[in-house]
RNA sequence: AUCAGAUCAAGGCAACUCCACCGAAAGGUGGCGGCGCAAAGUCACCGGUCUACAGGGCGCUUGGGCCCCAUGACAGCGGAACUGCCUGA
Numbered sequence: 001a002u003c004a005g006a007u008c009a010a011g012g013c014a015a016c017u018c019c020a021c022c023g024a025a026a027g028g029u030g031g032c033g034g035c036g037c038a039a040a041g042u043c044a045c046c047g048g049u050c051u052a053c054a055g056g057g058c059g060c061u062u063g064g065g066c067c068c069c070a071u072g073a074c075a076g077c078g079g080a081a082c083u084g085c086c087u088g089a
Stems, first nucleotide, its partner, number of pairs: 002089004012037002018031005035076001041082002045079003048074003055068004
């Protein structure tokens, strides 16, 4: 350096629920907590998934309804890229 693995050793992250805050929502941040994770480190580049404020269309019993749509979100959905501890070959 490359490949493989989670045995050794040191550790790391933190699901769900609840509370508070932000947000139209999806979701995010913080606290408790630990479901799990060998990249559950970073990253929205490619797929995929979620939401639909605004916008557009339809409808209408005077509208609070339905449909389409990311510029929003998800890295603990998969891939790519970058970085990384230990052990073995």